[in-house]
Context: one part of a larger RNA
RNA sequence: CUCUUGUUAAGGAACUCGGCAAAUUGUCCCUGUAACUUCGGGAGAAGGGGAGCCCUCGCAGGAGGGUCGCAGAGAAUCGGCCCAGGCGACUGUUUAACAAAAACACAGCACUAUGCGAAGUCAUUAAGACCAUGUAUAUGGUGUGAAGCCUGCCCAAUGCCAAAAGGUUAAAAGGAGAAGUUAGCUCGCAAGAGCAAAGCUUUGAAUCUAAGCCCUGGUGAAUGGCGGCCGUAACUAUAACGGUCCUAAGGUAGCGAAAUUCCUUGUCGGGUAAGUUCCGACCUGCACGAAUGGCGUAACGAUCUGGGCGCUGUCUCAACAAGAGACUCG
Numbered sequence: 001c002u003c004u005u006g007u008u009a010a011g012g013a014a015c016u017c018g019g020c021a022a023a024u025u026g027u028c029c030c031u032g033u034a035a036c037u038u039c040g041g042g043a044g045a046a047g048g049g050g051a052g053c054c055c056u057c058g059c060a061g062g063a064g065g066g067u068c069g070c071a072g073a074g075a076a077u078c079g080g081c082c083c084a085g086g087c088g089a090c091u092g093u094u095u096a097a098c099a100a101a102a103a104c105a106c107a108g109c110a111c112u113a114u115g116c117g118a119a120g121u122c123a124u125u126a127a128g129a130c131c132a133u134g135u136a137u138a139u140g141g142u143g144u145g146a147a148g149c150c151u152g153c154c155c156a157a158u159g160c161c162a163a164a165a166g167g168u169u170a171a172a173a174g175g176a177g178a179a180g181u182u183a184g185c186u187c188g189c190a191a192g193a194g195c196a197a198a199g200c201u202u203u204g205a206a207u208c209u210a211a212g213c214c215c216u217g218g219u220g221a222a223u224g225g226c227g228g229c230c231g232u233a234a235c236u237a238u239a240a241c242g243g244u245c246c247u248a249a250g251g252u253a254g255c256g257a258a259a260u261u262c263c264u265u266g267u268c269g270g271g272u273a274a275g276u277u278c279c280g281a282c283c284u285g286c287a288c289g290a291a292u293g294g295c296g297u298a299a300c301g302a303u304c305u306g307g308g309c310g311c312u313g314u315c316u317c318a319a320c321a322a323g324a325g326a327c328u329c330g
């Protein structure tokens, strides 16, 4: 010097990204206990007092008295507490070996599919199996995520559903015709040229046609979307109001510098002597917003953020001690 411990004057978070680590608290009995609340909780809230031994009394819980020590839950085991806010309701689950969370799940809610050898899934188009020895109060899928108050507008686009009138439309059917070939016929002295039935071969129009698409309608707890400019009130400012353009419709309630705010350490208030964080407001929402849920919320959380009390070697600022190393000498 390093590690693991122990103690420490005065101060007590001045340390630090941050009270990280350590310290405080700790058991039992008595007392006492707030806001808030889903009336169950919160709550061991917080806070205060007591605890050994002996004698007397009492059936006992216990009561009264005495007494020793620095210290009586005499060691060990053994909650620090409070206030406010964000997120997630909760218990639970997760990246075995860098992430335990606000992520996943969840009960609840909603939509949707499925009438039974069901839908869905596995599988060779199969047999078969799960679903299920279940039957719509069931099962599958999707989204949201307790309970509370709610969940606005848009069906133009995309998707889904329905309807079958019309348009378009495949193979198949159909076979009008057309072409090739050549018995034959005509011409020719011949070579050859022309025409050409049936058959065979190759093509092939009209016609007839399904779903789909176009078309019509519906549908948002389907994928999604939810404007701009100009003017106007008797100070100024602002604009309840008006005009105009565009759109399928122009963001409702609630919330809002937010886990979302760039400008930004916005402005005001609180807390501090001093606060880019925090809390309460404002609204100018770059770029919140209603089951990709919105807003509040008791309880809960090895969650995140800010503050306070207590407590302390975290620090001012270091010291000493014990053990184990390193190092020096042998």
Base pairs, nucleotide, nucleotide: 001325002324003323004322005321006320007319008318010316011315014314019311027051028050029049030048031047036041038146052067053066054065055064056063057062068072080309081308082307083306084305085304086303087301088300092104093103108144109143110142111141112140113139114138120130121129122128148295149294150293152226153225154224157223158222159219160218161217162216166214167213168212173207177203178202179201180200181199184195185194186193187192227245228244229243230242231241254288255285266282267281268280269279270278

RNAcentral holds the full RNA, with entries from ENA. Predicted 3D model of a 330-nucleotide part of an RNA (large-subunit ribosomal RNA, domain IV) from a Chlamydiales bacterium. It matches the Rfam family "Bacterial large subunit ribosomal RNA". Rfam links the family to the GO terms structural constituent of ribosome and ribosome. NCBI's taxonomy places the organism under Bacteria, Pseudomonadati, Chlamydiota, Chlamydiia, Chlamydiales.